[in-house]
Molecule: SAM riboswitch aptamer (S box leader)
Organism: uncultured Bacteroidota bacterium
RNA sequence: UUCUUAUCCAGAAAGACUGAGGGAUUUGACCCGAUGAAGUCUUGACAACCCUACUUUAACAUAGUAGAAGGUGCCAAUUUCAACUCCGGUUUACCGGGGAUAGAUAAGUU
Numbered sequence: 001u002u003c004u005u006a007u008c009c010a011g012a013a014a015g016a017c018u019g020a021g022g023g024a025u026u027u028g029a030c031c032c033g034a035u036g037a038a039g040u041c042u043u044g045a046c047a048a049c050c051c052u053a054c055u056u057u058a059a060c061a062u063a064g065u066a067g068a069a070g071g072u073g074c075c076a077a078u079u080u081c082a083a084c085u086c087c088g089g090u091u092u093a094c095c096g097g098g099g100a101u102a103g104a105u106a107a108g109u110u
Base pairs, nucleotide, nucleotide: 003108004107005106006105007104008103013043014042015041016040017039021032022031023030026083027082028081029080044075046073049071050070051067052066053065054064055063079102084099085098086097087096088095089094
C1' cells in the first nucleotide's frame, strides 16, 4: 500500500516548549482558538479492538462476566452537521428514518 471483517449518538486533561491557526479532503453551515489553535515532549486518564481469567460447548464456534500487565487507539461538539439515493411527515422549505459514498480505529491479509 491492497483487500476482508467489526465498530463509530458512551467515555476520558494537566504541565512544559512553542505561537496562529484548527475541526481529514471539496463546497456550504456551524463551532473551537492569544483566558493560547495545531505540533512536540512528560505525566495522567478513558476505553476494552487485540489480550488474560472464568462461565457457556463433547470440542470448536458463539455469547456472557471480570480484569488491565502488554500491543494499538483515544481524551470539544454524533465521524460537529449537510452533500448522493430511497421512504415517511409536511408542502417547496424544513423535519424524521434507512441505505450508499468518504473517513477513522482495530484485527487479519497482500